[in-house]
């Protein structure tokens, strides 16, 4: 003084994480006030039929829960990848005095 690096700083992408909000999915989830199915018991009837229905069972709405999925949004923070400026710091190699 040249060349080739790195860190720092901007940006842009992606990943992971963590947070919010939706949507699926799964689970829970109604004393009566939700539906089915409705023992016993009622009603009706001479009887049969039939009616209406409590509990049990099955579903299910609002809710709620999920280390489930997918989507979006947030992030003075991690990881990676691309590009910028050459400003500050730093490595090496090479020339000159």
């Nucleotide at each position: 003084g040249g060349c080739c690096g790195g860190g720092u700083c901007c940006g842009u992408u992606c990943g992971a994480c963590g947070g919010g909000c939706g949507g699926c999915c799964c689970g829970u989830g109604a004393a009566c006030c939700u539906g089915g199915u409705c023992a016993g018991g009622g009603c009706u009837u001479g009887a049969c039929c039939g009616c209406a229905g409590c509990a049990g069972c099955c579903a299910u709405a609002a809710g709620c829960g999920g280390c489930g999925u997918c989507g979006u949004c947030c992030g003075a923070g991690c990881g990676a990848g691309c590009g910028g400026g050459u400003g500050c710091c730093u490595g090496g190699c090479c020339g000159u005095c």

The RNA shown here (Bacterial small signal recognition particle RNA) has 97 nucleotides and comes from a Phycisphaerales bacterium. Rfam family: Bacterial small signal recognition particle RNA. The family is grouped with related families in Rfam's "SRP clan". The gene name in the source record is ffs. The organism belongs to Phycisphaerales, within Bacteria.